[in-house]
Context: one part of a larger RNA
RNA sequence: GGCAAGCGGUGGAUGCCUUGGCACCAGGAGUCGAUGAAGGGCGUGGACGGCUGCGAUAAGCCGCGGUGAGGCGCUGAACAGCCUAUGACCCGCGGAUGCCCGAAUGGGGAAACCCGGCGCCGGUAAUGCGGCGUCAUCGCGUGCUGAACACAUAGGCACGGCGAAGACAAGCGGGGGAAGUGAAACAUCUCAGUACCCCGAGGAAAGGAAAUCAACCGAGACUCCCCGAGUAGUGGCGAGCGAAAGGGGAUCAGCCCAAACCUGGCAGGUGUAAGCGGACACGCGUUGCCUGCCGGGGGUUGUAGGGCGUCUGUUCCGGGCCGUGUCCGGCCCGGCGGAAGUUACAAAGUCGUGUGGUAGCCGAAGCGCGUGGAACCGCGCACCACAGAGGGCAACCGUCCCGUAGGCGAAACCAUGCGGCCUUCCGUCAGACGUCCCUGAGUAGGUCCGCACCCGUGAAACGCGGACUGAAUCUGGGGGGACCACCCUCCAAGGCUAAGUACUACCUGGUGACCGAUAGCGGACUAGUACCGUGAGGGAAAGGUGAAAAGUACCCCUGAAGGGGAGUGAAAUAGUACCUGAAACCGUUUGCCU
Numbered sequence: 001g002g003c004a005a006g007c008g009g010u011g012g013a014u015g016c017c018u019u020g021g022c023a024c025c026a027g028g029a030g031u032c033g034a035u036g037a038a039g040g041g042c043g044u045g046g047a048c049g050g051c052u053g054c055g056a057u058a059a060g061c062c063g064c065g066g067u068g069a070g071g072c073g074c075u076g077a078a079c080a081g082c083c084u085a086u087g088a089c090c091c092g093c094g095g096a097u098g099c100c101c102g103a104a105u106g107g108g109g110a111a112a113c114c115c116g117g118c119g120c121c122g123g124u125a126a127u128g129c130g131g132c133g134u135c136a137u138c139g140c141g142u143g144c145u146g147a148a149c150a151c152a153u154a155g156g157c158a159c160g161g162c163g164a165a166g167a168c169a170a171g172c173g174g175g176g177g178a179a180g181u182g183a184a185a186c187a188u189c190u191c192a193g194u195a196c197c198c199c200g201a202g203g204a205a206a207g208g209a210a211a212u213c214a215a216c217c218g219a220g221a222c223u224c225c226c227c228g229a230g231u232a233g234u235g236g237c238g239a240g241c242g243a244a245a246g247g248g249g250a251u252c253a254g255c256c257c258a259a260a261c262c263u264g265g266c267a268g269g270u271g272u273a274a275g276c277g278g279a280c281a282c283g284c285g286u287u288g289c290c291u292g293c294c295g296g297g298g299g300u301u302g303u304a305g306g307g308c309g310u311c312u313g314u315u316c317c318g319g320g321c322c323g324u325g326u327c328c329g330g331c332c333c334g335g336c337g338g339a340a341g342u343u344a345c346a347a348a349g350u351c352g353u354g355u356g357g358u359a360g361c362c363g364a365a366g367c368g369c370g371u372g373g374a375a376c377c378g379c380g381c382a383c384c385a386c387a388g389a390g391g392g393c394a395a396c397c398g399u400c401c402c403g404u405a406g407g408c409g410a411a412a413c414c415a416u417g418c419g420g421c422c423u424u425c426c427g428u429c430a431g432a433c434g435u436c437c438c439u440g441a442g443u444a445g446g447u448c449c450g451c452a453c454c455c456g457u458g459a460a461a462c463g464c465g466g467a468c469u470g471a472a473u474c475u476g477g478g479g480g481g482a483c484c485a486c487c488c489u490c491c492a493a494g495g496c497u498a499a500g501u502a503c504u505a506c507c508u509g510g511u512g513a514c515c516g517a518u519a520g521c522g523g524a525c526u527a528g529u530a531c532c533g534u535g536a537g538g539g540a541a542a543g544g545u546g547a548a549a550a551g552u553a554c555c556c557c558u559g560a561a562g563g564g565g566a567g568u569g570a571a572a573u574a575g576u577a578c579c580u581g582a583a584a585c586c587g588u589u590u591g592c593c594u
Stems, first nucleotide, its partner, number of pairs: 001593009015579001016544002020515002022512007029504002031167002039101003042055003046079001049075003061095006070083003106115003116135007137164003140160006172200005182189001186236001212219002223250005233241002254496003257440001261297010275284002277328006302474001304439003307435007316335007336427006349421010360408003366381005382399002384388001390402003445469007455481001476491005531538002551578001554565004
């Protein structure tokens, strides 16, 4: 020096464990914000660094409920001082306070700071000073004022418990919109209308009541799922992309305007004749007629519908009005009767009651002996079970504890069902004939250029946009894949609409041939922390004594660290560098070899 075995050191693999994650399911909830949010800064404890809570009333204040003996949050303990059966602490509901920044909004600003105006109050001899309130902008409404330019308009000012703004995981609608890639290169094409940016809305969003499809038969809003179907198509006919009708299901719901016409108000024009519901008589005469605006009635359709005029049938009661009187006719109000309603078709509540939620409560049944540090183990004899889910307790407990099955519970707040009050509507509608008054215009369509549809310009319809043009008016118009005819079908150029569908930041409950500390979220621990970066941003490592600290009094070596005794403990080679404690690596003992 090597080899082997043993004993140690180092190291932290492995096993076991789990406070934390991951995925999914069901139900709930689906917003918060100028009454100042989300998110922060700074404070706040007797002494207080971090976390949590809270806000100068600062680990808290008040009220109402629940619970019931201890309590003054977590991070070591102790100390000091307190609270509590006059009910503390804790839990729920409601309220008060709530510094500064932040949409941040009196002005400014390098966020958490600086500096003001006005009013009221306090203070001072007075000024300075302090407290409370208020003062941004835009939009809307109302009122006042008011140019060029007479009226007017623009502009200005004030007011309003009028609105907006900002935040937010995914899902949704819209406006913009790539490239890596694939095509085995690459340009059309693809990736993909994806990622990403912006705007907007909601608990869902969007869509939605046929100018739709279909095919000569018919269907009957929209949305979502399955099939149709990887079909028909499209495509450097490459790579690829890729419908619809129809069928089966989920869920179901239909409505309102514009216009004609009647009528009220205002403004302008015209104007002394017409007119004032009809007939007759009297009377009135800034009434009449036209245009515009605002409101009420009417009306909403494609076998066309509606208006207006005439006629027919049909319809509760009372009162008033239509200049006056009579007759006819019409309008309004009330009663009565009936119907409907808060998600569209009008719209706001209030009360009662039921159910659910936000604290909680009750809840069966076991003892003895043995072993052991410890009984849940073993043995013996019992019991409960609508409860033998699960967790804890010194080892494996149905009967020890928390629970579980099952049942019960709210002063207050929230959600929701039903009912009353309430609100609205109906009590005239139907038909025939006539009239040809209305039925969404810079619209439909066209040309050129684009886009989107399965459709890449193609024979390319239909739909959408830009530019330029530009109809018809029901004897009208659109569509049926160039176009034409016949036929069929529908009614654009206004609007609203629940359910079925998508999602999960958040709350509650549950499940796992999901992970078990190099795994599982980056994060089981002071974690988006430490640290890095000017910044956008990047981003860790780090769990385990023991049943219980019983965390080693005392003695010895000693500067300390560390160790030897003693003691605790079942165990100390479980001593806080702590469960187990592999390997590399370091040492040591013995044997053998050189």